[in-house]
Predicted 3D model of a 74-nucleotide RNA (transfer RNA) from Catenibacterium mitsuokai. Rfam family: tRNA. By type it is a transfer RNA. About the family: Transfer RNA (tRNA) molecules are approximately 80 nucleotides in length. NCBI's taxonomy places the organism under Bacteria, Bacillati, Erysipelotrichales, Coprobacillaceae, Catenibacterium.
RNA sequence: GCUCCCUUAGCUCAGCUGGAUAGAGCGCAAGUUUCCUAAACUUGAAGUCAUUGGUUCAAAUCCAAUAGGGAGUA
Numbered sequence: 001g002c003u004c005c006c007u008u009a010g011c012u013c014a015g016c017u018g019g020a021u022a023g024a025g026c027g028c029a030a031g032u033u034u035c036c037u038a039a040a041c042u043u044g045a046a047g048u049c050a051u052u053g054g055u056u057c058a059a060a061u062c063c064a065a066u067a068g069g070g071a072g073u074a
Stems, first nucleotide, its partner, number of pairs: 001073007010026004019057001028044005050066005
């Protein structure tokens, strides 16, 4: 250089054939319980779905470019 894959919460990830209020686990905060801690249980916060543009009535999802990461190839 060329080909392919990945990018969604602090972390690890799901999200099917475009339409749901954008989710789970861990972590974090508060509460219950306990003499205290841990564990358990309850509740909560946390997201420009990498960025920009396009298609569409409607985009995390489709298309293009760009950025970052990974694999293959000579």